c-di-GMP-I riboswitch aptamer from uncultured Rhodopirellula sp., 79 nucleotides, folded computationally. The source organism's lineage runs through Bacteria, Pseudomonadati, Pirellulales, Pirellulaceae and Rhodopirellula. The sequence was found by an Rfam model in a public genome assembly. Its mean pLDDT, the model's own confidence on a scale to 100, is 85.

């Protein structure tokens, strides 16, 4: 640097659930909460999955990065 990722150090995100508010919904924000998580950081590129819609089953919208890829960017540092 690149690779790797401790029963290391420091700081960090926070599932399920409950509580209010979005949203037709998937699903989202927030406050509680902690199953986890070395990118469980970022971006819907490409595959998946989920929703509504419309219906000629075709296109097109919308969600999901804590489903896999990719692509930027990133903290520590033992073997």
């Nucleotide at each position: 640097c690149c690779a790797c990722g401790a029963u290391a150090a420091a700081g960090g995100c926070a599932a399920a659930c409950c509580g209010c508010g979005c949203g037709u919904a998937a699903g989202c924000g927030u406050g509680g909460g902690a199953c986890g998580c070395a990118a469980a950081g970022u971006c819907a590129u490409g595959g998946g999955u989920c929703c509504a819609c419309u219906u000629u089953u075709g296109a097109g919208g919308g969600a999901u990065c804590g489903c896999c890829a990719g692509a930027c960017c990133g903290c520590c540092g033992a073997a």